This is a predicted structure of a 158-nucleotide RNA (FMN riboswitch aptamer (RFN element)) from Herbiconiux salviae. Its mean pLDDT, the model's own confidence on a scale to 100, is 81. RNAcentral holds the sequence, with entries from Rfam. Its Rfam family is "FMN riboswitch aptamer (RFN element)". Gene Ontology term of the family: FMN binding.
[in-house]
This record gives sequence, structure tokens and C1' cells, in this order.
RNA sequence: ACGUGCUCCGGGGUCAGUGAGAUUCUGAACCGGCGGUGACAGUCCGCGAGCCGAGAGCCGCUUUCGAGCGGGUCGAGGUUGAUCUGGUGCAAUUCCAGAACCGACGGUAAUGGCGAUGUCGAACGACAUCUCCUCAGUCCGGAUGGGAGGAUGCACGG
Repeated sequence: ACGUGCUCCGGGGUCAGUGAGAUUCUGAACCGGCGGUGACAGUCCGCGAGCCGAGAGCCGCUUUCGAGCGGGUCGAGGUUGAUCUGGUGCAAUUCCAGAACCGACGGUAAUGGCGAUGUCGAACGACAUCUCCUCAGUCCGGAUGGGAGGAUGCACGG
């Protein structure tokens, strides 16, 4: 070095404005998991997390003994975002310069949007109340979880 077992590690980021009320609006700012790739990657190639899920055990209850219902576990597979230009160089969508872009599920709130009713008004419309709809990479939650993987860690093996 390799194999097996174990241990440990394994995701970041906010201010201001308006307002009765917003870390969700508006403006500005900030953040970037793991492996690979000739050279360092949020945007290349894959993987993980989230969501859906064929199927397979397990537990409980019921049963006309055929099975049914509920709960939890594993899980093939599916789904899942975004970059260009110039420069240097043998080599870079990875570095440097410039300009862009992207961000699971659930929750929450409009000051944003439709509608209804009422008041004022000649009308346009204004205001009030109410129902509904939409809005978070940075807030809250699942999650003291899981995890791609990593170790210069420990033990054992030939």
C1' cells in the first nucleotide's frame, strides 16, 4: 500500500428601506457539501441531501385462515438548478480579469394581486371591512437525523 472491523469527522450565509405588522416585499449585501477531471470548479462529468417509489423483511391489530388494516425499516428505479468572454499556460467552462446565472420539501406574513360588501362621490375613483390567491438559497421545522465521502486515527490479517 491492500483487505476486514471499529472510532472520529462530515454545509455556508443579512443589513437597510417602507410599514401598525416583513430576516418572505423593495434595494443592496452575503453563501457555496463530496468524488473526479492534465491545473485549484456552486455552473464540466458523476454522487449526496429533498420529493415520488416497484418491491422486500419486521412489529401490532383483525380474520370467514384466503387475507385485510395500521405502523415503522430497507429499497431497484424515477425526479431534482445554474456560465460565458478575454488573458496566462503544454494543459484550466477549475487559475487571473470582466460580466452573468442557480439554489429541495413543509411552515409563516403581505405593505403585492383578484373578488365581495359598505361609505363618500355626478362620474373616474378614493377609503374601510372581509374572503381568497401568491411571495424565503440566508428565518423556523423534519434534523442532537441522514449522507456522498474523508482521516496524517485505532485494531487485526498475509